Small-subunit ribosomal RNA from Faecalibacterium longum, 1463 nucleotides, folded computationally. The coordinates come from a structure-prediction model, not an experiment, and the mean pLDDT is 83. RNAcentral records the identical sequence in 2 taxa. Taxonomically the source falls in Faecalibacterium (Bacteria, Bacillati, Bacillota, Clostridia).
C1' cells in the first nucleotide's frame, strides 16, 4: 500500500465511428412536502452596498505635580456636638510621563507578482519586551501641561499672561566594550572580502521608584542568544497569438545621495544596451498554500469552516510617532456620501461582535461570562479583553436513539380488484400478555478548579523556587449523569412504480388536460397524464434544482486516432529544434543506490486510547516533493580517438514526351486569288435561323496565316508535385547499372522561412486559323435566361508580371529496418542460374468496422513533422496579413439539435443492364366510347330518397328478383318487463281460431264453439333482475372473402462461411408450363407449393338392359306391340398415353425436334384444387363477439309514403343504324334442366296476351317444349326506308287484399334518336371469338341481369423493339410508411439569436499639455528663538521654529487617439 462493472438512444435489421443522456459520490447550499429527541460541527457564496444604537484597548498613583477624599487619630475653639486645623490614609480621577495600541478580530476588493509554495542564501541587514554575559548610573541646568486669571467661538476647539513636578527635556564628566577613519600582524573564505590581536587619533551613556531593612522593580552602554521582521536568488504557479514585437531610468558602468541593509532605490555623466516564439508586451480572469471533493491510479475540479503567508480597511495621495506602521476602532490633504450648524464652521467611516435597511433562491441573538485558555498594563491585588468560553435560533451537515415487543385466523369489518369462485390489504388491526429507551413528575447530583488568590507552616541566605495546611473562586447550570413512580400512552413521512431501474391494477381524461433525465407517453380499452387501492425504495427525513469529479479510453503520459467515419500540409529545399551507425577510452549532467536536512500544526492512512456506541476528541507512528553529501557507470548525454555496413565523391555505360532556347517539317481546318461548274448548300429526331444566281456547296491550281502534332502509343517512359508527346541543334538537371578507388556519420525529419505550383482569372504589349464563356438569332417547351442548330466576343497562343487555388486523389506525409510466393512489363548487368532499380496484377501471414490492403502495406517496429475531437450555424462573421481586383490565408460565437456519419446486409425502387413468361404488345376477329332504352353509381333534390362497397381488386356489386311484406329510412297513431328468453309472486274457467261492431290499422268491445292448459309447461295481472338494438367501432376481434396469382415461388434442420445483420442450400451450365428435371458446386437433406391422386369430356372392352334403343324376324298410323341385347344410349367396373418405340440434336445427362403406331402425343380439352405472405383490403347489415352508447326508446306494433325523385356525369348491358339484311310462307336438326301451393297435353273460345277445361306425370315414361340461326321460295332495292323501335294515345289480359305513386304482357295506332361512332379503351389463340336460340334459380307477379345448355362456326400469331403485369440474376441508391419514397430553394406571417449600420451612450488603460492640496526632502532675505558657546554683557554665533519658496506629486481640467461594452 488493498485494487478498475455498465446501460439507453442513429438502422427494417447489423457492425463501427460518434455525440447526447442515466445509474455513484460530494456540497457553507436553496426550494417543495413532512417533522420526536440528543451529541458534535456549521451558518451573507449576492452589494469591498449604506449604516441608527450599544459594546470591541487599555492600564500603571510602586514615574510626576495639583486636587477630591470614606475612615481613623491628635489639637484648638467652645454653644458638648458643631466648626476650624494637623497627621495617617483605602479609594477616585483630568493632566504630564511609561508601556500597549503594528497583537488579537474582520474581509478577499486589488494582485499573474519573489504575491504564494518549496529549497537554499544574506561575508548586504534590523529586532522593544525576554534570557545569558560584561561594564556602569558622577555632577548640573532650563522648561511645558495640569492649575489660576483674562479672553474668542453656536459648537468642535482654542488664544494670551502667570506658577509648577518627574523615570519628560538638555549640556558637562567618565568609556571596559562600541562607532568613525588610519596603517601593522595572525588566521580564514568561491569573489567582493571576513574574523581576531595590538597601536595612536576623534566621538557617543544613564533615572529613578517601593520597602524599616535585606532586597526587588526599573535605567545606560556593549557582546551573545532567542523571537519577530527585511532583502536578493533556483524551481513551480491560469486563459487565449483574432495580443508579436516591448523597453528611455529603459540595460550596464563611474561617482555622489539615500536606506537598518544590497540595489537605477534616486541623481549627474558615459556607453547602447536589455527582454522575446522555451511566448516578451498588452488584454481577460484570479488572493496563494497546507488541504478539500472525486478518481483504481495518473489526473480533474476546488481554496467555506480550521491553520500558515499576503493584501486591504469609504476612494486616492502623504508622511508623523515608534523597536516595529506609511497604522481597521491614529494624523494631514483631496474626492464622493451622510450628519450637526447660530451659515462663520465643524463631525463621521461595522470588510470587529450583535443588530438595521437594501440586494438576493439564500445565511442566526442588538444574549451570558471573564469560571477556563490566551492577550495588554501593573511589583501585586486587580483592571481591560464581542479574542475566547458558553447559551439562543435554523433538520444546514455528520452521528446515535425512538415512535413499541410477544402472541393473536372468525383470515373480522371497511377499502380495492374480480374470471363473481375468490384474491389482496393481512398477524396487519381488534383482543390478551409484557417492557419503559424517550417522555412526564419527584429526589439526588458532578468533572471542568488548581500550576488561582489570601493567610500560614516546612525547607531555604531568601517576600525567589519547591512542598504542605486552612479558607476562597463556575457564565454554562441545578446542566450532564443517577434513582424512583406513571401510562403504549405524546412521536412517520417522502418519493417512485413504460425501459434504463427495485416496484401494477382499476377508474377518470381522450394529441385535451398534462408528463418527461434520455428514448418518448396522451388522438376512447394509457402499467408513462390525474385519482384510488396495492407495491418498491429510503426514513426524521424524502424528493427537486444549481455546481464539481466520476462513468468519458469523449484531449488518450498511463490510454485514442487520420484510404472511405472528423482528420496527411498541393509539392520540394532548408533554419531552429527533435532523433541518430560500429569499436575502445574518459567524464559523471541525465539515471540509480545509500545517508543526512527539510517536508509547521491540523487533516488523510495505520496502531492504540477517552466520551454507554458512533460522529467527535486524545496519543503514537507512517507519509510520494525539494536540497545536500558520498558511491555505481550498463544505457543516454559531454570530451577526445579510431572504423566502414548509413550517406556522399570520382570513373565507365546505356534508357527516357525531364527542363530551357533557337530553327525546321508535313497532314488538316479557315481565308484570299484564279479556273471548271450550277442550284442549291448547310444543319437536325424533324426543322428553321444562316450561306448561295452579285455564282455558293463541290472540284482543280497557287498563295496567306495561326494553332495542334494522326499512325507509333502501350495499367510504356521521365519528373518533387503541378505536369511532359512531330523533327533537329545547343545549354542543362536527376535517376539507374557496373567495377570497387576515395571521404569517414558528413545522416533522417523539419515549426517559422524560401522556391515551384493545372485550369480559370487580372495587368501591359503582341497575335488570332480553329474552338468558344458572354451575347444574338432559330428550334424545343406550359415556360426554356438550358440541352440541339446557325453565328460569335473575351479567352485559348507568345513575351513580361500578378494570382496561389483544385476530387492539387493513391482521398494513403517523409525516412529506415524486418516479414511467403507467383505472373507480366520497362532499364541495366551476368555464359547462365539469377541480381539490382522501377511499374502493374494475383495472393500468404498479419491488419481492418467492413470494404479492402498485402515487400510500391492500410503488416511488425523506430524517428520527426502536419492534422482531428458530434451535427448544423460555417469555412460564415469579425480582426489581421497578402492581392490591382477577383479573392486567398488565418478563423470564432450566440443559437438550434439527438443525432449527423462509415462499411456491409435484406428488401423495395430505377425513364440501369441482361435472361424468361403471360391475349402483355404485335397479327387478327368482334366490341365499348356517339344514339335510344335497361340497370348500377356519383351528384343534386327530398320529410325520407335506409345502409354498405370506391383504381386494377366499388359501380346488372351485397340484392337468386323494393307495389304491401321485405325495410333497416320518413310522417303520423299506439305499447313500455315489452314481439322473443329465464327466474319470482298472484289469479284463472276459459286461451288461440272464427263471427260482428268502432277505427286508416295496430287495437278495443261483444258473441260462438269447447281442440291448448288445469302437477298449472297455457292465459291474464304484478315486481325487478333483465329482454331488445340492421345503434358506434372491420383501426379491438373470430369466421368468411377479394387481390397479387394457378405466379413458381416460400421456408426449415444439421453443417459450413461471416464479429454481425445474414449468406450458402435456392446461385452457376442446360432444360421445363413449373425451385420440372439433369450436371456441377460446402453443402447434405426435408417441408409447404408445382406435378400427380379427384370430377367431367374424348376411344375401346366388359357387365346390366327399363321408362332408353331397333340391325335382323313379325306387327302398327306410330319402337305401337311381340321380340332382341347387336347398335345408339344409360351407369357401374376396367383398359388406354408412359417421351414407352425409332431417328436426329445435346455433354454418354435432363430434355428438345421429327416420325411410326394410336380414338387421343408430349400437362389430350375443361373443372375443382390458391404455398409463405401483402394490402390496419372488404364485411360489427349473414353469423359470432370485446368495449362503448341507448332503456315510456336508438326497443316493439301499425297505416301511408320513400328506397322507383332528376339539370347533369360515369360504369355495365340490351336493341339498332340494315341487303351476309327486313318481312312473308314452307321445311329441318339439339342439349342442359325444372315440375304437386307444381308442369299441364288433346280439345274449344279470343286477332293476341289469355280464358274454359283437366288426359297424363312425384318423371330416361307425362308436361314445360314449336328450338333459333340454318334451308327453300317470294317480296323489299339503299331511303331515316317494309331499317330502327323509343315515346305517346286508346283498348285489353294475368298475378295479387291492392298495379295511382310503382308490375309484366297483348292488340290497334303513333314512329324519336340513330346512316357504324373523337381522344381513348375492352375481350378473345379452337369447337375458341363471333353469332343463334333453350333452360334454371330467385319468384304470387316482374330480367335486356346472373348461372347453365347446346346449334352454326372463323381469322391470326413474323416475332419480343416497344406498352402493362410477373419471375430469376446483376447493378446503383441519401428509399425502408419502401418512388404515391425521399427531398432542395424562393416567397408570406410571427418569433429567437447573431453580424453590419447614419448615429447615440458608458467604461478601461495610456499619451501630451495645464493646474497643483497635504507632505517628505532642499533653499531661505527679513521675523522669531529657554537650555550650549563666545565675548564687548546685551549683543553675536551654533542649532531650531513659523512663514515664504523649489523639485516630486493625488485629485481635477483640456486635446486627439486606442481598446472594451450598451443601445
Nucleotide at each position: 500500500a488493498u485494487a478498475a462493472a455498465g446501460a439507453g438512444u442513429u438502422u427494417g435489421a447489423u457492425c463501427c465511428u460518434g455525440g447526447c443522456u442515466c445509474a455513484g459520490g460530494a456540497c457553507g447550499a436553496a426550494c417543495g412536502c413532512u417533522g420526536g429527541c440528543g451529541g458534535c460541527g456549521c451558518g451573507c457564496c449576492u452589494a469591498a452596498c449604506a449604516c441608527a444604537u450599544g459594546c470591541a484597548a487599555g492600564u500603571c498613583g510602586a514615574a510626576c505635580g495639583a486636587g477630591a477624599g470614606a475612615u481613623g487619630a491628635g489639637g484648638a475653639g467652645c454653644u458638648u456636638g458643631c466648626u476650624c486645623u494637623u497627621c495617617a490614609a483605602a479609594u477616585c480621577g483630568a493632566g504630564u510621563g511609561g508601556c500597549g495600541a503594528a497583537c488579537g478580530g474582520g474581509u478577499g476588493a486589488g494582485u499573474a507578482a519573489c504575491g504564494c509554495g518549496u529549497g537554499a542564501g544574506g561575508a548586504a541587514c534590523c529586532u522593544g519586551c525576554c534570557u545569558c554575559a560584561a561594564a556602569g548610573a558622577g555632577g548640573g541646568g532650563g522648561a511645558c501641561a495640569a492649575c489660576a486669571g483674562u479672553u474668542g467661538g453656536a459648537a468642535a476647539c482654542g488664544a494670551c499672561u502667570g506658577c509648577u513636578a518627574a523615570u519628560a527635556c538638555c549640556g558637562c564628566a567618565u568609556a571596559a566594550g562600541c562607532c568613525c577613519a588610519c596603517g601593522g600582524c595572525u588566521c580564514g573564505g568561491c569573489a567582493u572580502c571576513g574574523a581576531g590581536c595590538a597601536g595612536a587619533g576623534g566621538g557617543a551613556a544613564a533615572a529613578g521608584g517601593a520597602g524599616c531593612a535585606a532586597u526587588c522593580c526599573g535605567c545606560u552602554u556593549u557582546g551573545a542568544g532567542a523571537u519577530g521582521g527585511c532583502c536578493a536568488c533556483g524551481c513551480g504557479u491560469c486563459c487565449g497569438a483574432u495580443u508579436a514585437g516591448c523597453u528611455a531610468g529603459u540595460u550596464g558602468g563611474u561617482g555622489a545621495g539615500g536606506u537598518a541593509a544590497c540595489g537605477g532605490c534616486c541623481c549627474a555623466c558615459c556607453a547602447a544596451g536589455g527582454c522575446g516564439a522555451u511566448g516578451a508586451u498588452g488584454c481577460a480572469u484570479a488572493g496563494c498554500u497546507g488541504g478539500u471533493c472525486u478518481g483504481a491510479g495518473a489526473g480533474g475540479a476546488u481554496g467555506a469552516a480550521c491553520a500558515g503567508c499576503c493584501a486591504c480597511a469609504u476612494u486616492g495621495g502623504g508622511a508623523c510617532u515608534g523597536a516595529g506602521a506609511c497604522a481597521c476602532g491614529g494624523c494631514c490633504c483631496a474626492g464622493a456620501c451622510u450628519c450637526c450648524u447660530a451659515c462663520g464652521g465643524g463631525a463621521g467611516g461595522c470588510a470587529g461582535c450583535a443588530g438595521u435597511a437594501g440586494g438576493g433562491a439564500a445565511u442566526u441573538u442588538u444574549c451570558g461570562g471573564c469560571a477556563a485558555u490566551g492577550g495588554g498594563g501593573g511589583a501585586a491585588a486587580c483592571c481591560c479583553u464581542g479574542a475566547c468560553c458558553g447559551a439562543g435560533c435554523a433538520a444546514c451537515g455528520c452521528c446515535g436513539c425512538g415512535u413499541g415487543a410477544g402472541u393473536g385466523a372468525a383470515g373480522a369489518a371497511g377499502g380495492u380488484c374480480u374470471u363473481c369462485g375468490g384474491a389482496u390489504u393481512g398477524u396487519a388491526a381488534a383482543g390478551c400478555u409484557c417492557u419503559g429507551u424517550u417522555g412526564u413528575a419527584a429526589g439526588g447530583g458532578a468533572a471542568g478548579a488548581a500550576a488561582u488568590g489570601u493567610a500560614c507552616u516546612u525547607u531555604g541566605a531568601g517576600a525567589a523556587a519547591a512542598a504542605g495546611u486552612a479558607c476562597u473562586u463556575g457564565a454554562c447550570g441545578g446542566u450532564a449523569c443517577c434513582u424512583u413512580a406513571c401510562c403504549a400512552g405524546a412521536a412517520a413521512g417522502c418519493u417512485a412504480c413504460g425501459g434504463c431501474u427495485a416496484a401494477c391494477u382499476a377508474c377518470g381524461u381522450g394529441c385535451c388536460a398534462g408528463c418527461a433525465g434520455c428514448c418518448g407517453c396522451g388522438g376512447u380499452a394509457a402499467u408513462a397524464c390525474g385519482u384510488a387501492g396495492g407495491u418498491a425504495g429510503c426514513g426524521a427525513g424524502c424528493g427537486u434544482u444549481a455546481u464539481c469529479c466520476g462513468g468519458a479510453a469523449u484531449u488518450a503520459u498511463u490510454g485514442g486516432g487520420c484510404g472511405u467515419a472528423a482528420a496527411g500540409g498541393g509539392u520540394g529545399c532548408g533554419u531552429a529544434g527533435g532523433c541518430g551507425g560500429c569499436c575502445a577510452u574518459u567524464u559523471a549532467a541525465g539515471u540509480u543506490c545509500a545517508u543526512g536536512g527539510u517536508g509547521a500544526a491540523a487533516g488523510c492512512g495505520u496502531g492504540g486510547g477517552g466520551c454507554u456506541c458512533a460522529a467527535c476528541c486524545c496519543c503514537a507512528u507512517a507519509a510520494a516533493g525539494c536540497c545536500a553529501u558520498g558511491g555505481a557507470u550498463a544505457c543516454u548525454g559531454g570530451a577526445a580517438g579510431g572504423c566502414u555496413a548509413g550517406a556522399g565523391u570520382a570513373c565507365u555505360g546505356g534508357a527516357g514526351a525531364g527542363g530551357g532556347u533557337a530553327g525546321u517539317g508535313g497532314a488538316a481546318u479557315u481565308c484570299c486569288a484564279u479556273g471548271u461548274g450550277u442550284a442549291g448548300c448547310g444543319g437536325u429526331a424533324a426543322a428553321a435561323u444562316g450561306c448561295g444566281u452579285a455564282g455558293a456547296u463541290a472540284u482543280a491550281u497557287g498563295g496567306a496565316g495561326g494553332a495542334a502534332c494522326a499512325c507509333c502509343g502501350g495499367u510504356g517512359g521521365c519528373g518533387a508535385a503541378g505536369g511532359c508527346g512531330g523533327c533537329u541543334a545547343c545549354c542543362u538537371a536527376g535517376a539507374c547499372a557496373g567495377a570497387g578507388a576515395c571521404u569517414g556519420a558528413c545522416g533522417c525529419u523539419g515549426a517559422g522561412g524560401c522556391a515551384c505550383g493545372a485550369a480559370a482569372g487580372c495587368g501591359u504589349g503582341g497575335g488570332g486559323a480553329g474552338c468558344a464563356a458572354a451575347u444574338a438569332g432559330g428550334a424545343u417547351u406550359a415556360g426554356a435566361u438550358a440541352c440541339c442548330c446557325u453565328a460569335g466576343u473575351a479567352g485559348u497562343c507568345c513575351a513580361c508580371g500578378c494570382u496561389g487555388u483544385a476530387a492539387a486523389c493513391g482521398a494513403u506525409g517523409a525516412a529506415u529496418g524486418c516479414u511467403a510466393g507467383g505472373u507480366a512489363u520497362c532499364g541495366g548487368g551476368g555464359c547462365g542460374a539469377c541480381c539490382c532499380g522501377g511499374u502493374a496484377c494475383c495472393g500468404a501471414a498479419a491488419c481492418u468496422a467492413a470494404c479492402g490492403c498485402g515487400a510500391u502495406a492500410a503488416g511488425c517496429a523506430u524517428u520527426c513533422c502536419g492534422c482531428c475531437u458530434g451535427u448544423g450555424g460555417a469555412g460564415u462573421a469579425u480582426g489581421c496579413a497578402c492581392g490591382c481586383a477577383a479573392g486567398u490565408g488565418u478563423g470564432a460565437a450566440a443559437c438550434a439539435u439527438a443525432a449527423a456519419g462509415g462499411a456491409a446486409u435484406u428488401g423495395a425502387c430505377g425513364g440501369g443492364g441482361g435472361c424468361c413468361c403471360g391475349c402483355a404488345c404485335a397479327a387478327g376477329c368482334g366490341g365499348u366510347g356517339g344514339a335510344g332504352u335497361a340497370u348500377g353509381u356519383g351528384g343534386u333534390u327530398u320529410a325520407a330518397u335506409u345502409c354498405g362497397a370506391c383504381g386494377c381488386a366499388a359501380c346488372g356489386c351485397g340484392a337468386a328478383g323494393a307495389a304491401c311484406c321485405u325495410u333497416a329510412c320518413c310522417a303520423g297513431g299506439c305499447c313500455u318487463u315489452g314481439a322473443c328468453a329465464u327466474c319470482c309472486c298472484c289469479u284463472g274457467c276459459a286461451a288461440a281460431a272464427c263471427c260482428a261492431u268502432a277505427g286508416a290499422g295496430a287495437u278495443a268491445u261483444g258473441g260462438c264453439a269447447g281442440a291448448g292448459g288445469u302437477u298449472a309447461u297455457c292465459a291474464g295481472g304484478g315486481u325487478g333482475a333483465c329482454a331488445g338494438g340492421u345503434g358506434g367501432u372491420g383501426c379491438a376481434u373470430g369466421g368468411u372473402u377479394g387481390u397479387c396469382g394457378u405466379c413458381a415461388g416460400c421456408u426449415c434442420g444439421u453443417g459450413u462461411c461471416g464479429u454481425g445483420a445474414g449468406a450458402u442450400g435456392u446461385u452457376g451450365g442446360g432444360u421445363u408450363a413449373a425451385g420440372u428435371c439433369c450436371c456441377g458446386c460446402a453443402a447434405c437433406g426435408a417441408g409447404c407449393g408445382c406435378a400427380a391422386c379427384c370430377c367431367u369430356u374424348g376411344u375401346c372392352u366388359u357387365u346390366a338392359g327399363u321408362u332408353a334403343c331397333c340391325a335382323u324376324c313379325a306387327u302398327u298410323a306410330a319402337g305401337u306391340u311381340g321380340g332382341g341385347g347387336a347398335c345408339u344410349c344409360u351407369a357401374g367396373a376396367g383398359a388406354g398415353a408412359c417421351u414407352g418405340c425409332c431417328g436426329g440434336u445435346g455433354a454418354c445427362a435432363a430434355a428438345c425436334c421429327g416420325g411410326a403406331g394410336g380414338a387421343a402425343g408430349g400437362u389430350g380439352g375443361g373443372g375443382a384444387u390458391g404455398a409463405c405472405g401483402u394490402c390496419a383490403a372488404a364485411u360489427c347489415a349473414u353469423c359470432a363477439u370485446g368495449c362503448c352508447c341507448u332503456u315510456u326508446a336508438u326497443g316493439g306494433c301499425c297505416u301511408g309514403g320513400g328506397c322507383u325523385a332528376c339539370a347533369c356525369a360515369c360504369g355495365u348491358a340490351c336493341u339498332a343504324c340494315a341487303a351476309u339484311g327486313g318481312c312473308g310462307u314452307a321445311u329441318a336438326c339439339a342439349g342442359c334442366a325444372a315440375g304437386a301451393u307444381g308442369c299441364a297435353a288433346u280439345a274449344c273460345c279470343g286477332u293476341a296476351a289469355g280464358g274454359u277445361g283437366g288426359a297424363g306425370c312425384a318423371a330416361a315414361a307425362c308436361u314445360u317444349a314449336u328450338a333459333a340461326a340454318a334451308u327453300a321460295c317470294g317480296u323489299c332495292u339503299c331511303a331515316g326506308u317494309u331499317c330502327g323501335g323509343a315515346u305517346u294515345g286508346a283498348g285489353g289480359u294475368c298475378u295479387g287484399c291492392a298495379a295511382c305513386u310503382c308490375g309484366a304482357c297483348c292488340u290497334c295506332a303513333u314512329g324519336a334518336a340513330g346512316u357504324u361512332g373523337g381522344a381513348a379503351u375492352c375481350g378473345c389463340u379452337a369447337g375458341u371469338a363471333a353469332u343463334c336460340g333453350c333452360g334454371a334459380a330467385u319468384c304470387a307477379g316482374c330480367a335486356u341481369g346472373u348461372c347453365g345448355c347446346g346449334g352454326u362456326g372463323a381469322a391470326u400469331a413474323c416475332g419480343u423493339u416497344c406498352u402493362c403485369g410477373g419471375g430469376g440474376c446483376u447493378u446503383g441508391u441519401a428509399c425502408a410508411c419502401a418512388c404515391c419514397g425521399c427531398c432542395c430553394g424562393u416567397c408570406a406571417a410571427a418569433c429567437c439569436a447573431u453580424g453590419a449600420g447614419a448615429g447615440u451612450u458608458g467604461g478601461u488603460a495610456a499619451u501630451a499639455c495645464c493646474c497643483g492640496a497635504a507632505g517628505c526632502c532642499g533653499g531661505u532675505g527679513g521675523c522669531u528663538u529657554a537650555a550650549g558657546g563666545a565675548c564687548u554683557a546685551g549683543u553675536c554665533c551654533a542649532g531650531g521654529g513659523a512663514g515664504c519658496u523649489g523639485u516630486c506629486u493625488a485629485a481635477g481640467g483640456u486635446a486627439g487617439g486606442a481598446c472594451c461594452g450598451a443601445u